[in-house]
Context: one part of a larger RNA
RNA sequence: GAUGAACGCUUUGCGGCGUGCCUAAUACAUGCAAGUCGAGCGAAUGAAUUAAGAGCUUGCUCUUAUGAAGUUAGCGGCGGACGGGUGAGUAACACGUGGGUAACCUGCCCAUAAGACUGGGAUAACUCCGGGAAACCGGGGCUAAUACCGGAUAACAUUUUGCACCGCAUGGUGCGAAAUUCAAAGGCGGCUUCGGCUGUCACUUAUGGAUGGACCCGCGUCGCAUUAGCUAGUUGGUGAGGUAACGGCUCACCAAGGCAACGAUGCGUAGCCGACCUGAGAGGGUGAUCGGCCACACUGGGACUGAGACACGGCCCAGACUCCUACGGGAGGCAGCAGUGGGGAAUAUUGGACAAUGGGCGCAAGCCUGAUCCAGCCAUGCCGCGUGAGUGAUGAAGGCCCUAGGGUUGUAAAGCUCUUUCGGCGGGGAAGAUAAUGACGGUACCCGCAGAAGAAGCCCCGGCCAACUUCGUGCCAGCAGCCGCGGUAAUACGAAGGGGGCUAGCGUUGCUC
Numbered sequence: 001g002a003u004g005a006a007c008g009c010u011u012u013g014c015g016g017c018g019u020g021c022c023u024a025a026u027a028c029a030u031g032c033a034a035g036u037c038g039a040g041c042g043a044a045u046g047a048a049u050u051a052a053g054a055g056c057u058u059g060c061u062c063u064u065a066u067g068a069a070g071u072u073a074g075c076g077g078c079g080g081a082c083g084g085g086u087g088a089g090u091a092a093c094a095c096g097u098g099g100g101u102a103a104c105c106u107g108c109c110c111a112u113a114a115g116a117c118u119g120g121g122a123u124a125a126c127u128c129c130g131g132g133a134a135a136c137c138g139g140g141g142c143u144a145a146u147a148c149c150g151g152a153u154a155a156c157a158u159u160u161u162g163c164a165c166c167g168c169a170u171g172g173u174g175c176g177a178a179a180u181u182c183a184a185a186g187g188c189g190g191c192u193u194c195g196g197c198u199g200u201c202a203c204u205u206a207u208g209g210a211u212g213g214a215c216c217c218g219c220g221u222c223g224c225a226u227u228a229g230c231u232a233g234u235u236g237g238u239g240a241g242g243u244a245a246c247g248g249c250u251c252a253c254c255a256a257g258g259c260a261a262c263g264a265u266g267c268g269u270a271g272c273c274g275a276c277c278u279g280a281g282a283g284g285g286u287g288a289u290c291g292g293c294c295a296c297a298c299u300g301g302g303a304c305u306g307a308g309a310c311a312c313g314g315c316c317c318a319g320a321c322u323c324c325u326a327c328g329g330g331a332g333g334c335a336g337c338a339g340u341g342g343g344g345a346a347u348a349u350u351g352g353a354c355a356a357u358g359g360g361c362g363c364a365a366g367c368c369u370g371a372u373c374c375a376g377c378c379a380u381g382c383c384g385c386g387u388g389a390g391u392g393a394u395g396a397a398g399g400c401c402c403u404a405g406g407g408u409u410g411u412a413a414a415g416c417u418c419u420u421u422c423g424g425c426g427g428g429g430a431a432g433a434u435a436a437u438g439a440c441g442g443u444a445c446c447c448g449c450a451g452a453a454g455a456a457g458c459c460c461c462g463g464c465c466a467a468c469u470u471c472g473u474g475c476c477a478g479c480a481g482c483c484g485c486g487g488u489a490a491u492a493c494g495a496a497g498g499g500g501g502c503u504a505g506c507g508u509u510g511c512u513c
Stems, first nucleotide, its partner, number of pairs: 001512001003510001005509005013385006020377001021343001026341003030338003035078003040075002043072003050065007085296003095220007104213002109209007117151004126141006157180010186201006222268003229259003234256008271293004275286004298319005321332004349375001351374003357371001358369004388418004398409004422454001424449005432440001457502005462483003468497005478485002
């Protein structure tokens, strides 16, 4: 100098902007944090309206039919792979940086080209029956789709093959010929001669782009040699499988290789970086907040779905733990936001709003969003402001010291004359929003009113180091960062007076340069 700090004193004036479990990746009560679409679908519900009938109190009630708006359990689509958290693991192509892919994928989005023809069988919901304490499950029957499955059309895709061009070794690109594989026929709206046409949103195929990702490589990346040898899918080849893709990635066979003193292997420690702190720099230390990447989601393993996961608030298995149970069986996962116990020197509210920004879904209206924007708490940090200004000598009183003359506190106070920042009270009142929409918030800001009124402490005074006397104590009590003070005149202990330093803080401790 710096700090995500803590502790002591100050109980304490205000504001702005930041930050806030560094420990137990410990266990979690409760609420919320991922839904949305009825303009994909059947169905259920709903009852406005209209019509007919009946009763009559002649304008009400009831019955039947019609059924608009609306609502949604299920099927279906998209999103739950983003956003948010944490740093356990990881010394590694994890990260940083620079390259490569003639070895790759990419939903939504954009551009271009072409298409959207014709059929079919189911199943949830619903209903009936049954089982179970529950979670839930089984069977019979009915039904729809932008759900599912055939056929046609079709290639730039795959296989075989011809030609041309190019390169960086395997090879790549373009143009041809033969065989195999798409679609939602949909929704909403307009017109209609009811044949259809058309707009838009969806859909299919192909090529290219954009975005996002995957893999490979060069270099860099902690300590210990009181860790010296390590390795059997190990190292390479052939073939096959697998993958989006190369590859011992996996397997069969063959060969015997591969790494290492330029530090292999082992052990310990650790997320990496932009950055942050310090320093003249070189360097040293750190990796909180913010941003990029990675890894993880009770512990371990596994795959499914999907464009994308081996998936925090999905599934299955095993384990530990907790809960429910009718003992047969079930349920759960805060390292999301709050909050609780525990641990600890130590770290906050079970708050408001989707107004803005952004995200998901939807044609839209809109819905959801503990992302986010705000507010609350904490002197935790930085910055700004205040706690009054001028005048005032009899140098008042009181305190302290004294050579008893005086000195000092000290213009300090009182007194007089003023001011009103901040705070208080009253009134007005935004921008942030582009037509509407403002949580913040009656906030910021502006105006007025009263009144010096409501607002100062902490550490130090032997040297380093700025600031000295008196009393008490008597190697005691104590101080102390180092040197060292204290045993009867202690500027070093304790108190007082005085002084020095910083100031809503001041000191101490810890870590680091």

Record summary
Small-subunit ribosomal RNA, 5' domain from an uncultured bacterium, 513 nucleotides, folded computationally. Its mean pLDDT, the model's own confidence on a scale to 100, is 85. It matches the Rfam family "Bacterial small subunit ribosomal RNA". Its Rfam clan is "SSU clan".